[in-house]
């Protein structure tokens, strides 16, 4: 990078350094000199990995820990893009694509 599968309504700083841009694209709507990014401390959280139990037969369910391997810390993944149902309209609501992170595999 490409594919498989699982999750995506919860959670988490009046810290330091740092100096202007962030929010994946697309259109919006936002956020930022009352300080973006980004790095540092702090936090959140059980995906893997660990240990316990229970079933059962190697799976599966439940709990304990953030010293082990990653993620994350404005707003539903910020809403939208593509289909369909709703409604006079706005709107609402179901799937999809598409990001994202995890664990396998090429």
């Nucleotide at each position: 990078c490409u594919c498989u599968u699982a999750u995506c309504a919860a959670g988490a700083g009046u810290g330091g350094c740092g100096g202007a841009g962030g929010g994946a694209c697309u259109g919006g709507c936002c956020c930022a000199a009352u300080g973006a990014a980004g790095c540092c401390c702090g936090g959140c959280a059980a995906c893997c990995g660990g240990c316990c139990u229970a079933a059962a037969a190697u799976u599966u369910a439940g709990g304990c820990a953030a010293u082990g391997g990653u993620g994350c810390c404005a707003a539903u993944u910020c809403c939208u893009g593509c289909g369909g149902a709703u409604u006079a309209a706005a709107u609402u609501c179901c799937g999809g694509g598409a990001g994202a992170u995890a664990a396998g595999a090429g």
SAM riboswitch aptamer (S box leader) from Carboxydothermus islandicus, 106 nucleotides, folded computationally. Of the family's consensus pairs, 97% are formed in the model. It was read from a public genome assembly, where an Rfam model found it.